RNA sequence: CUACAAUGCCGGGUUAUCGCCUAUAGCAAUAUUGGAGGAAAGUCCGGACAGCACAGAGCAGCGCACUACCUAACGGGUAGGCGCCCCGGAAGCGGGGCGACAGACAGUGCCACAGAAAAUGACCGCCGCACCACGGUGAGGCAAGGGUGAAAAUGUAGUGUAAGAGACUACAGUAUACACUGGUAACAAUGUAUAGGGGUAAACCUUGCGCGCUGAAAUGCCAAAUAAGCAGACGCUUGACGGCGGCUCGCCGGAUGUUUGUGGGUUGGCAGCGAGAGACGUCCGUGCGAACGGCGUCCCAGAUAAAUGAUAACCGCUCCGGCUUGCCGGGGUACAGAAUCCGGCUUACAGGCAUUGUAGUUAU
Repeated sequence: CUACAAUGCCGGGUUAUCGCCUAUAGCAAUAUUGGAGGAAAGUCCGGACAGCACAGAGCAGCGCACUACCUAACGGGUAGGCGCCCCGGAAGCGGGGCGACAGACAGUGCCACAGAAAAUGACCGCCGCACCACGGUGAGGCAAGGGUGAAAAUGUAGUGUAAGAGACUACAGUAUACACUGGUAACAAUGUAUAGGGGUAAACCUUGCGCGCUGAAAUGCCAAAUAAGCAGACGCUUGACGGCGGCUCGCCGGAUGUUUGUGGGUUGGCAGCGAGAGACGUCCGUGCGAACGGCGUCCCAGAUAAAUGAUAACCGCUCCGGCUUGCCGGGGUACAGAAUCCGGCUUACAGGCAUUGUAGUUAU
């Protein structure tokens, strides 16, 4: 320098003309202000807010799962621990990536195909014993070797034995418990003791922790509509129902009556809804960091079938071709688009910038 990968950031500009939405001023004409994003997306998590439910606690259900911290909260983030993989190195070790990373001696279940057997292991094999037709049969012992498999009952050496085996011994390694040291902790180092039990919890389950349900079509208010008809119930002066009233009595009204369902009809508007977990500062302070505190400045979309646009010119960036080597000609300029708001995650993205890593090339 080039290419690729990861992470972070940016993601077109100016002018003119014609339009759209909001706010403010105005009687009006009109004038001025503001007018999409890093993801506004997927709607996957978490909260604010609202309504309903709710004494407290428990069961059920759902979710989460190494540790500490951040946060309004989280399944998010930061820092660390542990395990696995890749690269470099002789090694100690260094760099990068991934991990639902509690428990498999609480219990139950499951483990395709192959294989005798997938957890009460015995097909081939090894061993002695009995029998006979003398190389086979029978009842046993063993698990070293072979074979199957993704996985086969710690590894090596020795003792031992009929043959063998953690049956025993030594060393190594694993797991658990305890002690001690370092660390807030996860955990790590060392020592002692014990054990020898395959895997699977994104199978049931166990343990610990968390969670009331529904979402802005929440919710509150105003306006409009609630007619006729049909069906049921009660009642027609021994009176259903209504008014006065907190209730009873009482008084008044009361029959083409009262009431329930159906039916048809109305289906517009205001608030919620924009001063907030708000934005910015190459500010100050604390912290390894996520982040937090302080100071200063600013107000930054609110539509409702839904505005945020279109056209033209020039410039910028980039690709291709040509040559007069800095000009000409042609092409491209992404993904996408608010709908109550906020914090995350995930996904999409032309082109460019920065950092790191890997590979290659050139020069020294």
This is a predicted structure of a 364-nucleotide RNA (Bacterial RNase P class A) from an uncultured Bacteroidota bacterium.
The model forms 94% of the base pairs in the Rfam consensus.
Its Rfam family is "Bacterial RNase P class A". The family's RNA type in Rfam is ribozyme.
Its mean pLDDT, the model's own confidence on a scale to 100, is 78.